[in-house]
A computed fold for a 500-nucleotide part of an RNA from Sulfobacillus thermotolerans, annotated as small-subunit ribosomal RNA, 5' domain.
Taxonomically the source falls in Sulfobacillus (Bacteria, Bacillati, Bacillota, Clostridia).
Context: one part of a larger RNA
């Protein structure tokens, strides 16, 4: 002198955009935050017979979004390479294909336990659910010149009397987007008062496992690897884009915005899946909190919002899916505490105002005084005026383009683009615009010894107190307290903490 997620003390008029548990990863009351599809299937129920509703079976998504920083010094992260050591649901683009049986079971119906959470038998039935056969460009294996073998499917819906035609699928296979895993090469914290580490430990053989390399494991053999260029051990720490400061070099930082990782009460563990070892799944085991008919069960805010509680401190148990994005779903739509708004905090920046002109008898008061005067001070009133902001009235958005129906027009396709109809805003009667009215409702703090802009009186008496340094105060104090005056920033000023 800048900075700041600040906090304290005093003070406080709006406005626009940001920011707000930096401590206890402390417990958590209540409510919400992940569903959707009946155009895949039966079936209960209800019905205006058009259809509705609702648990299941079944797909699809819950691996995203959203939160936190605990843990980690390591390919965790930043960059740059490698994967001839790999894997990918939906999407697209290419090529082939969809054919014939079979079988279980939830709901349900009847019995039964159980206090509840739930559960166990007995009938029977449906599917895009299961499982064989058939078929096999392409695909995988053998064998290598031929060629043998092995794997696959579901179906549902519009038009049309039909014949067919169309829309979503489903199946194998290549190739693209996009995503993931795995490997190395270089980088960045402290402690030598931490000097030696290391038995799956180094490497190699068989094997196993994995999308995949690989002591990842497993038997077996050598007996090696790693350290003063800092191994091991300790301490501390999520990493970077960035941010602050600074001429820079550099130092310090990692709030929020975005990118990666790592957690989800604590330890551990797999399952389903195209992804998980999976916050709002699932098991065991623990610590704790709840219910119990004491036999047994139930949870799990580091999602939003909110409580305690800890602390100098950090917020509404708000409104909408109007809009962007997400999930399902042909679609209508459903859900979405992401998002988009509003709320509260002068927390931080940045507009704005709190009047403007003119007004000398230099008014009254205060202060000071050499008692002459000075000074507060054009400052006040007086007069003329504007009209931000506040107040009242009144009109009133932008953001919305669609989805959807009818036609069309490009494109290789996903899509996209025009015309017409359609109909849709939480913010919100808000921004903004008029208009009436009126100077009226809007100014503190913090200094005034020097550093460092700004002085005098009185009080007080090493006393009360200041105070960032040096230092003021013991009887005239410019440093302590009042006042008057002055300086300086100003809806903020001082104080403290932290970095430059």
């Nucleotide at each position: 002198g800048g900075a700041c997620g600040a906090a304290c003390g005093c003070u406080g008029g709006c406005g626009g955009c940001g920011u707000g548990c930096g401590u206890a990863a402390u417990a958590c009351a209540u409510g919400c935050a992940a569903g959707u599809c009946g155009a895949g299937c039966g079936g209960a129920c209800c019905u205006u017979c058009g259809g509705g509703u609702c648990a299941g079976c079944g797909g699809c998504g819950g691996a995203c979004g959203g939160g936190u920083g605990a843990g980690g010094a390591a390919c965790a992260c930043g960059u740059g390479a490698g994967u001839g050591a790999u894997c990918u649901a939906u999407c697209g683009a290419u090529g082939a294909g969809u054919g014939g049986g079979g079988g279980a079971u939830a709901u349900c119906g009847g019995g039964c336990c159980g206090a509840a959470a739930g559960g166990c038998g007995c009938g029977g039935c449906a599917a895009u659910c299961c499982c064989g056969c058939a078929u096999a460009c392409g695909u995988u294996c053998c064998u290598a010149u031929g060629g043998g073998a092995a794997g696959a499917a579901a179906g549902c819906u519009g038009g049309g009397c039909a014949a067919c035609u169309g829309g979503c699928g489903c199946u194998c296979a290549u190739c693209g987007c996009g995503g993931a895993g795995c490997u190395c090469g270089c980088g960045g914290c402290c402690c030598a008062u931490u000097a030696g580490c290391u038995a799956g430990u180094u490497g190699g053989g068989g094997g196993g496992g994995u999308a995949a390399c690989g002591g990842c494991c497993u038997c077996c053999c050598a007996a090696g690897g790693c350290g003063a260029c800092g191994a091991u051990g300790g301490g501390u720490a999520g990493c970077c884009g960035g941010c602050c400061u600074g001429a820079g070099a550099g130092g310090g930082u990692g709030a929020a915005c975005g990118g990666c990782c790592a957690c989800a009460c604590u330890g551990g563990g797999a399952c389903u899946g195209a992804g998980a070892c999976a916050c709002g799944g699932c098991c065991c085991a623990g610590a704790c909190u709840c219910c119990u008919a004491c036999g047994g069960g139930a949870g799990g805010c580091a999602g939003c919002a909110g409580u305690a509680g800890g602390g100098a401190a950090u917020c509404u148990u708000c409104c909408a899916c109007a809009a962007u994005g997400g999930g399902c779903g042909c679609a209508a739509g459903c859900c979405u505490g992401a998002u988009g708004g509003a709320g509260c905090a002068a927390c931080g920046c940045c507009g704005c105002g709190u009047g403007a002109g003119u007004g000398a008898a230099g008014a009254c008061g205060g202060c000071c005084u050499u008692c002459g005067g000075g000074u507060u001070g054009u400052a006040a009133a007086g007069c003329u005026c504007u009209g931000u902001c506040u107040g009242u009235c009144g009109g009133g958005a932008c953001g919305a383009a669609g989805a959807c129906c009818g036609g069309g027009a490009c494109g290789g396709g996903a899509g996209u683009c025009c015309c017409g109809g359609g109909g849709a805003g939480c913010c919100g009667g808000u921004a903004c615009c008029g208009a009436c009215g009126a100077a009226g409702g809007a100014a503190g703090c913090c200094c005034c010894u020097g550093c460092a802009a700004a002085c005098u009186a009185c009080g007080u008496g090493c006393c009360a107190g200041c105070a960032g340094c040096c230092g003021c105060g013991g009887u005239a104090a410019g440093a302590c307290g009042u006042a008057g005056g002055g300086g300086g920033c100003a809806a903020g000023c001082g104080u403290u903490g932290u970095c430059c």